Molecule: transfer RNA
Organism: Endomicrobium sp.
RNA sequence: GGGGCCGUAGUUAAACGGGAGAAUGCAUCGUUCGCAACGAUGAGAUACGGGUUCAAUUCCCGUCGGCUCCA
Numbered sequence: 001g002g003g004g005c006c007g008u009a010g011u012u013a014a015a016c017g018g019g020a021g022a023a024u025g026c027a028u029c030g031u032u033c034g035c036a037a038c039g040a041u042g043a044g045a046u047a048c049g050g051g052u053u054c055a056a057u058u059c060c061c062g063u064c065g066g067c068u069c070c071a
Stems, first nucleotide, its partner, number of pairs: 001070007010024003018054001026042005047063005
């Protein structure tokens, strides 16, 4: 320098173009003399910039970053 894959919550990780969900972690409350465990509730996310569309996590282009292959 070129090819491929990927980028969603603190971490891991789903999502036919039309409700952004789950696990774990975190906070509060309950149960306990206390801790742990368990239960209830809550906060928290689509890498960035454009385009297509009535509507984009999803499709297209570019940039950035990660992994990998070739030279």